[in-house]
RNA sequence: AGGGGAGUGGCUCAAUGGUAGAGUUGCGGUCUCCAAAACCGAAGGUUGCAGGUUCGAGUCCUGUCUCCCCUG
Numbered sequence: 001a002g003g004g005g006a007g008u009g010g011c012u013c014a015a016u017g018g019u020a021g022a023g024u025u026g027c028g029g030u031c032u033c034c035a036a037a038a039c040c041g042a043a044g045g046u047u048g049c050a051g052g053u054u055c056g057a058g059u060c061c062u063g064u065c066u067c068c069c070c071u072g
Stems, first nucleotide, its partner, number of pairs: 001071007010024004018055001027041004048064005
């Protein structure tokens, strides 16, 4: 320099162009003499960044940043 892959709650990961979800951590509650476990609940996200297409983009297109792999 060229090619490919990944980036989404604190963490690990989903999501056919049509309301962004789950598990887990933390928080609150029930239970318990106390705690753990179990169960219940709420909260937590500018989907790496900037644009474009579209009635509508995490998803499609362009540029860019970080990390990983391959070629030279």

Background: Predicted 3D model of a 72-nucleotide RNA (transfer RNA) from an Oscillospiraceae bacterium. It matches the Rfam family "tRNA". Rfam classes the family as a transfer RNA. Gene Ontology term of the family: triplet codon-amino acid adaptor activity. It was read from a public genome assembly. The organism belongs to Oscillospiraceae, within Bacteria.